[in-house]
RNA sequence: GCAGGUAUAGUUUAACGAAAAUGUUGGAUUGUGAUUCCAAAGAUGGGAGUUCAAGUCUCCUUACCGGCC
Numbered sequence: 001g002c003a004g005g006u007a008u009a010g011u012u013u014a015a016c017g018a019a020a021a022u023g024u025u026g027g028a029u030u031g032u033g034a035u036u037c038c039a040a041a042g043a044u045g046g047g048a049g050u051u052c053a054a055g056u057c058u059c060c061u062u063a064c065c066g067g068c069c
Stems, first nucleotide, its partner, number of pairs: 001068002004065004010022004017052001024040005045061005
């Protein structure tokens, strides 16, 4: 240089018009802690386009992975 793949809450995974587990915070329970229960916050790598609506489709770009040269 060429042609591909991956990128989603702190972490691990889903997805049909964004869920779950775990973690974090607050509360209840407990003599204290753990367990259990309730609640809250928290994410689509970045930019543009198509669409009523984009995590998903198109283009560019960033990072990483392996392949060819």